[in-house]
RNA sequence: GCCUCCUGAAUGCGGUGGGACCGUGUGAACCGGGUCAGGUCCGAAAGGAAGCAGCCCUAAGCAUAGGCUUCCAGGUGCAGGCAGGGGGCAGC
Repeated sequence: GCCUCCUGAAUGCGGUGGGACCGUGUGAACCGGGUCAGGUCCGAAAGGAAGCAGCCCUAAGCAUAGGCUUCCAGGUGCAGGCAGGGGGCAGC
């Protein structure tokens, strides 16, 4: 110097699990909002008021084989290198 084996810590590209965020869905008997049939109340009347159900929107939450997003973790896969140790070969 070359080959090979073992060990260690990194790098790059993947993968797995979990968290966050985004998207989507769902989501409030009453203690969210809007609209409020029916009915109720006020009024001589015209009208007005509050407002249950329903419907709509949404919060917390829940769900997601979604996202060329991000973070964390490891007895995770591969790659080319680094360091140390063992063995073999060659050379001096």